[in-house]
RNA sequence: GCAAAGCCAGCGUUGAAUUUCCCAAAAGGAAAACGGGGGAACCGUAACUUAGGGGUGAAUGGAAACCAGUUUGGUUUCCUAGGGUAACUCUUGGCCCGAACCCGACAGCUAACCCCGUAGACGUAGCAUGAGUCGGA
Numbered sequence: 001g002c003a004a005a006g007c008c009a010g011c012g013u014u015g016a017a018u019u020u021c022c023c024a025a026a027a028g029g030a031a032a033a034c035g036g037g038g039g040a041a042c043c044g045u046a047a048c049u050u051a052g053g054g055g056u057g058a059a060u061g062g063a064a065a066c067c068a069g070u071u072u073g074g075u076u077u078c079c080u081a082g083g084g085u086a087a088c089u090c091u092u093g094g095c096c097c098g099a100a101c102c103c104g105a106c107a108g109c110u111a112a113c114c115c116c117g118u119a120g121a122c123g124u125a126g127c128a129u130g131a132g133u134c135g136g137a
Base pairs, nucleotide, nucleotide: 001007002006010124011123012122013121014120018032019031020030021029022028033118034117035116036115037114038113043108050105052106053103054102055101056100061079062078063077064076065075066074067073068072082097083096084095085094087133088132089131090130092128093127
């Protein structure tokens, strides 16, 4: 804006997850930017070899109860390491999150080098406060 559920546009939140180019367009491809993993020496490591181990992420740990019939796992409630909340940093508070997934027997750090991601989910005058910084008028 449309009559409106909803959709579109603008502006924003979380997050690395954005921009540009090739192509008539799309599919597909590429670059920049941001992000992640593997990978020497040196250094480090008493760890690992089913009680497996490891990775992304803020999402780790604990107590109680119950269920599996088990030295472990699941569910619920409460708390918690940690995280978010409209320029940026910090103080003090309010509110909220504290998940999910992946690798597949295997990985400390790690220069060169190699490989991968570019989502998803939401909101619609923003939750305040004090100090400082940057920018604009």
Molecule: c-di-AMP riboswitch aptamer (ydaO/yuaA leader)
Organism: uncultured Armatimonadetes bacterium